The part of an RNA shown here (large-subunit ribosomal RNA, domain VI) has 246 nucleotides and comes from Halosegnis marinus. Model confidence (mean pLDDT): 85 of 100. The source organism's lineage runs through Archaea, Methanobacteriati, Methanobacteriota, Natronomonadaceae and Halosegnis. The full RNA is in RNAcentral, with records from ENA.

[in-house]
Context: one part of a larger RNA
RNA sequence: UUGGUACCUGACGGGAACGUUCGUAUAGUACGAGAGGAACUACGAAUGGUGACCACUGGUGUACCGGUUGUCCGAGAGGGCAAGUGCCGGGCAGCUACGUCACACGGGGUAAGAGCUGAACGCAUCUAAGCUCGAAACCCACCUGGAAAAGAGGUACCACUGAGUCCACUCGUACAAGACGAGAUCGAUAGACUCGGGGUGUACGCACCGAGGUAACGAGGUGUUCAGCCCGCGAGUACUAACGGA
Repeated sequence: UUGGUACCUGACGGGAACGUUCGUAUAGUACGAGAGGAACUACGAAUGGUGACCACUGGUGUACCGGUUGUCCGAGAGGGCAAGUGCCGGGCAGCUACGUCACACGGGGUAAGAGCUGAACGCAUCUAAGCUCGAAACCCACCUGGAAAAGAGGUACCACUGAGUCCACUCGUACAAGACGAGAUCGAUAGACUCGGGGUGUACGCACCGAGGUAACGAGGUGUUCAGCCCGCGAGUACUAACGGA
């Protein structure tokens, strides 16, 4: 900017998004008496840099699980504290790098330079008119911002109407505040629950075994038990809350 929604255009901007090196083939070829010994080009890799991501690997992981020392709650069970996890062993998600992926080709006009034709100057001359080539540089290509570009753009649709929008509400692929995005019962938006997946590593209690001990007791072990405990993950499911409103 004079209705709104959605999708575009691209004036004008930003970028270094690429740099370097090596290997293989070319090739023991061209060249060279020999000794020696290339390149164009194609492919592969390494390293530095840039951007993105978390399937793998590693880190963190003061959510979580387990072990253990001292002490306290009378003991058991279960816990508190030990510098803001007592210490130790693991570790999901997330975040990350030490991990993974990508970061061409080509086109156009030129510079120095190489030339064609060609006069002035009957010759010659790349230049005066004209023309062809020619750089990691320039402009495109590639990534990205960008209708506030005042010449303030375009297309499609809806509508002259509560069309549409915002607050409030449930939330997160978003987030300093605003903003952005998903949802709002015609509903999987969040929670709960179930299942899946995952972490730890076999719970309490009970039964048996158990060195020793007259016995009481007894560290510990086996079974019940791939247990118990836990989950910022996924799916399903309207049970709870997205009401009532402005």
Overview:
It matches the Rfam family "Archaeal large subunit ribosomal RNA". Its family is annotated with structural constituent of ribosome and ribosome in the Gene Ontology.